[in-house]
RNA sequence: GCGCCCGUAGCUCAGAGGAUAGAGCGUAGGACUUCGAAUCCUGUGGUCGGGGGUUCGACUCCCCCCGGGCGUG
Numbered sequence: 001g002c003g004c005c006c007g008u009a010g011c012u013c014a015g016a017g018g019a020u021a022g023a024g025c026g027u028a029g030g031a032c033u034u035c036g037a038a039u040c041c042u043g044u045g046g047u048c049g050g051g052g053g054u055u056c057g058a059c060u061c062c063c064c065c066c067g068g069g070c071g072u073g
Stems, first nucleotide, its partner, number of pairs: 001072007010025004018056001026044006049065005
């Protein structure tokens, strides 16, 4: 340089044209307990990497750029 894959919450990941974008972990408060742990309850979470395009509608499709991984000359 070329090809392929990935980038969504603090972390690990779902969501693959149409819902207010979700889960687990984490975290805050509470219940329980002599105090903790565990368990349970209630909260807390996002410019969906950036820009542009297509579309009535984009996390999703297309193009460019940025970052990461793998393969290859």

This is a predicted structure of a 73-nucleotide RNA (transfer RNA) from Caldicellulosiruptor bescii. Taxonomically the source falls in Caldicellulosiruptor (Bacteria, Bacillati, Bacillota, Caldicellulosiruptorales). The coordinates come from a structure-prediction model, not an experiment, and the mean pLDDT is 80. The sequence is in RNAcentral, with records from ENA and Rfam. Rfam family: tRNA. Rfam describes the family as follows. Transfer RNA (tRNA) molecules are approximately 80 nucleotides in length.